[in-house]
RNA sequence: GGGGCUGUAGCUCAGUUGGGAGAGCGCUGCCUUCGCAAGGCAGAGGUCAGGGGUUCGAUUCCCCUCAGCUCCA
Numbered sequence: 001g002g003g004g005c006u007g008u009a010g011c012u013c014a015g016u017u018g019g020g021a022g023a024g025c026g027c028u029g030c031c032u033u034c035g036c037a038a039g040g041c042a043g044a045g046g047u048c049a050g051g052g053g054u055u056c057g058a059u060u061c062c063c064c065u066c067a068g069c070u071c072c073a
Stems, first nucleotide, its partner, number of pairs: 001072007010025004019056001027043005049065005
C1' cells in the first nucleotide's frame, strides 16, 4: 500500500422488504425480610464510531474518514 471482518446502553451482544432503538448482566428506587441474599415491580442510561449522499423516512443502502482484528504484499 491492497483485500476481508468488526464498531449499537457501563459490559456482553441482538436488531434484513428501510418506518417501534432493544435483551441479558450491571446501576437507582420501591415491595417482600428482624436483617442479608434470592425474587417481584418501576426507572435512569444511546450524537447506533465520525462526516456526506440517496430517500417522504437510514442502525439498515452508497461514498469518504477514524479505530480494532485478520489476510496478502
Record summary:
The RNA shown here (transfer RNA) has 73 nucleotides and comes from a Myxococcales bacterium. The sequence was found in a public genome assembly. The coordinates come from a structure-prediction model, not an experiment, and the mean pLDDT is 83. Lineage of the source: Bacteria > Pseudomonadati > Myxococcota > Myxococcia > Myxococcales. Rfam family: tRNA. Rfam's curators write: Transfer RNA (tRNA) molecules are approximately 80 nucleotides in length. Gene Ontology term of the family: triplet codon-amino acid adaptor activity.